[in-house]
RNA sequence: CAAGUUGGUCGGGUGAUCGCGGCUUUGCAAGUUCAAAGCUGAGGAAAGUCCGCACUCCAUAGAGCAUGGUGCCGGCUAACGGCCGGGCAGGGUGACCUGACGGAAUAGUGCAACAGAGAGGCAAAGUGCCGGCGCAAGCCGGCGAGGGUGAAACGGUGGUGUAAAAGACCACCGGCGGUGGCAGUAAUGUCGCCGGCCAGGCAAACCCCACCAGGAGCAAGGCCAAGCAGGGCGAAGGGGUGGCUCGUCCCAUCUGACGCCCGGGUAGGCUGCACGAGGGUGCUAGUAAUAGCACUCCCAGAUAGAUGAUCACCAAGUGAUUGCUUCGCAAGCGAAGCUUGCCAAUCGCCAACAGAAUGCGGCUUAUAGGCUGACUUGACAA
RNA sequence: GGGGCUGUAGCUCAGCUGGAAGAGCGCUACAAUCGCACUGUAGAGGUCAGGGGUUCGAGUCCCCUCAGCUCCA
Numbered sequence: 001c002a003a004g005u006u007g008g009u010c011g012g013g014u015g016a017u018c019g020c021g022g023c024u025u026u027g028c029a030a031g032u033u034c035a036a037a038g039c040u041g042a043g044g045a046a047a048g049u050c051c052g053c054a055c056u057c058c059a060u061a062g063a064g065c066a067u068g069g070u071g072c073c074g075g076c077u078a079a080c081g082g083c084c085g086g087g088c089a090g091g092g093u094g095a096c097c098u099g100a101c102g103g104a105a106u107a108g109u110g111c112a113a114c115a116g117a118g119a120g121g122c123a124a125a126g127u128g129c130c131g132g133c134g135c136a137a138g139c140c141g142g143c144g145a146g147g148g149u150g151a152a153a154c155g156g157u158g159g160u161g162u163a164a165a166a167g168a169c170c171a172c173c174g175g176c177g178g179u180g181g182c183a184g185u186a187a188u189g190u191c192g193c194c195g196g197c198c199a200g201g202c203a204a205a206c207c208c209c210a211c212c213a214g215g216a217g218c219a220a221g222g223c224c225a226a227g228c229a230g231g232g233c234g235a236a237g238g239g240g241u242g243g244c245u246c247g248u249c250c251c252a253u254c255u256g257a258c259g260c261c262c263g264g265g266u267a268g269g270c271u272g273c274a275c276g277a278g279g280g281u282g283c284u285a286g287u288a289a290u291a292g293c294a295c296u297c298c299c300a301g302a303u304a305g306a307u308g309a310u311c312a313c314c315a316a317g318u319g320a321u322u323g324c325u326u327c328g329c330a331a332g333c334g335a336a337g338c339u340u341g342c343c344a345a346u347c348g349c350c351a352a353c354a355g356a357a358u359g360c361g362g363c364u365u366a367u368a369g370g371c372u373g374a375c376u377u378g379a380c381a382a
Numbered sequence: 383g384g385g386g387c388u389g390u391a392g393c394u395c396a397g398c399u400g401g402a403a404g405a406g407c408g409c410u411a412c413a414a415u416c417g418c419a420c421u422g423u424a425g426a427g428g429u430c431a432g433g434g435g436u437u438c439g440a441g442u443c444c445c446c447u448c449a450g451c452u453c454c455a
Stems, first nucleotide, its partner, number of pairs: 001378010012314007020041008028031001043353001047364002050362005055217004067213005072086005087101001088099004102208002108206002110202002127146001128143006155173006174198002176195008221271004230262005238255006278297008317349007328342006383454007392407004401438001409425005431447005
């Protein structure tokens, strides 16, 4: 210098004018609704709603079954399917990346199109090898080494052996199972011994094993409470009926405007609801995730949903044009000239994804343009 | 807030336990007819919504995303 890998971080700032939500204070004509002032007002994902919790109500003796989820080991955490570290496997020259990564003879079932002799059956005989018989065609018997098919064919190499062959036997290598030593908390690694055991794939097929899960969700839940309907009490100088001395008096009874009260509770309002597994800085422990301590900060609460618009300047970036003192300066190429980089001036753009709705921890997805740390590979120079 | 379903040819839909993507209508050409329709024969037409994974092999199984429909409170 080029190409790359992997983290962290920002995702504009200031001012003016107009406008919106919340809180506090003041004013008055006292308001959810007016006016003024002050303070404050979206995100890294507020999103998807894919997980896990807090919180609340309901249910609940214990355990199990069913169903769903998770799945190497250790740690972190309130918890998790998250994060950190490690192991193993795969990919990459490498930095590094990816992994639903328990169990496949020793529980069982199932699947594998086409091709192929044969697809899991100590099974088979198409091509082939060997022996016998036969003039030959071929028949009988032995074999599973070579060829061929397939995604996958029942270990590999060399030898012994044989009529020809084969773990049939032997040595080494590989795998599997058993067993022991060492290292490690463990996963696992490594070094031996024993067994010819060679037993393939798929569990994101059923299944088995281990672990986890009671249900519902802030429209949870709690409080207040118009109107309408209901209940209780009182009750007109209202009405009906009956009694009587026949009446606008009186007595009894029914109804009852209206008034007061009561319970449930609709609209509506308040609450839940903003001090929290909280943010920032520093120190300590730890490889890290994370934890502890100290100091400091208070940081949206709308309810059909506020957080916006315009202008100016600045910062950063980017594009175009020009080089006005002789080709602006530098480098490359033989020249004309062209290319690249830098500098200056002018003009333009100035962004993306997106927007709280009980809160929190994650994951996933979207994202213009920057800033920055560490590392790898290649080339050149010293 | 909490459930369920769909996406396959131009249109409407099949495709069951994974094994060479189909039907009807429509379209094109030819035949038949004097000509048209009907009819017959042949044919074209597919990123299986997109991406990734499991598997020898994915429309089908798993995960993520997009679009649409629907139910409950």

This is a predicted complex of two RNAs, RNase P RNA and transfer RNA, with 455 nucleotides together.